This is a predicted structure of a 105-nucleotide RNA (SAM riboswitch aptamer (S box leader)) from Aquisalibacillus elongatus. It was read from a public genome assembly, where an Rfam model found it. NCBI's taxonomy places the organism under Bacteria, Bacillati, Bacilli, Bacillaceae, Aquisalibacillus.
This record gives sequence, structure tokens and C1' cells, in this order.
RNA sequence: CUCUUAUCACGAGAGGUGGAGGGACUGGCCCUAUGAAACCCGGCAACCAUCAGGUAACUGACAGGUGCUAAAUCCUGCAAAGCGUCAAGCUUUGGAAGAUAAGAG
Repeated sequence: CUCUUAUCACGAGAGGUGGAGGGACUGGCCCUAUGAAACCCGGCAACCAUCAGGUAACUGACAGGUGCUAAAUCCUGCAAAGCGUCAAGCUUUGGAAGAUAAGAG
């Protein structure tokens, strides 16, 4: 980097360093010197591992390997259906893309 499977409306600091950016990308809309990113500490969760029970499905414990810690994955990008003065626009569903975990190449 590619593929497969699962999940993505819950949860998580008014701490320290740091100094201007950040929310993947598009278009929006937001966050930010009442301090952005990043790092440290703290916290949340429980995918994998471990342990216990069970024929199994699964249930529970723990927190070793990850992960996460503004807004639904912030909304949206393609398709379908519905609503609408058939316009603007709105709603729903699916998909694409993305993120994370586990496995494979």
C1' cells in the first nucleotide's frame, strides 16, 4: 500500500509545555490568543490478547497491544424514493469516501 470482516447518534480535564492553526479531501459550516496543531499527564471505551463460566452461541472480569478524548464520521459529494408553487429546498434509505480494530497478501 491492497484485500476481507466488524464498528462509527454513547463516553472522555475549566491540568502542564507549546505557540497558529485545526475539523481527511470537495463545497459548506464551524472551532481557535477567553489560546490551534503537537507533546506530557489525566480520562473514556473495550476491537484483539489474557483469565473465569458455558458443548456452543455467548456472558463476566481485567486492562497487556491498539484506539479515542468539539459538533452523528460536524454536514455534504453518487443513486433511489417521498414531500415541495415541481423551483429553491427538506426528509429517508442505500452506496462511495474516511477512521479504528482484527486477519490476509